[in-house]
Molecule: SAM riboswitch aptamer (S box leader)
Organism: uncultured Flavobacteriaceae bacterium
């Protein structure tokens, strides 16, 4: 590097440098940027994984409540949104089929809602 588990619609920004990109990858939409993007540096903040203090709880492990000293993390839009498609739901869509009509079955196609892929972080491992 890979690899388990755990979360990912809340939360929180100014100032200095620097000088045109950036928003992870590919493709598409969108969006932020010369009223100054990205890196870097300094200050504050968010949050609470690691932790810390208490109670329970008991032997493997754990659950609440409370902190922020210390260690990462973040500090525009859901990871910005879409992609795969396994399943559920749906439908003033369209084919085919049965049907006297009403209807019904499958199928594409669309939303949505959960998966999965991929990514970010953290804790453990090696």
């Nucleotide at each position: 590097a890979u690899g388990u588990u755990a979360u990912c619609a809340a939360g929180a920004a100014a100032g200095g440098u620097g000088g045109a990109g950036g928003g992870a990858u590919u493709a598409g939409a969108c969006c932020c940027g010369u009223u100054g993007a990205a890196g870097c540096c300094u200050u504050a903040g968010c949050a609470a994984c690691c932790c810390u203090u208490u109670a329970a709880a008991c032997u493997u492990a754990u659950u609440a409540a409370a902190g922020a000293a210390g260690g990462u993390g973040c500090u525009a839009a859901a990871u910005u949104c879409u992609a795969c498609u396994c399943a559920a739901a749906u439908g003033c869509u369209c084919a085919a089929u049965c049907c006297a009509u009403u209807u019904a079955u499958u199928g594409a196609c669309g939303u949505u809602u959960g998966g999965a892929u991929a990514g970010a972080u953290a804790a453990c491992g090696a």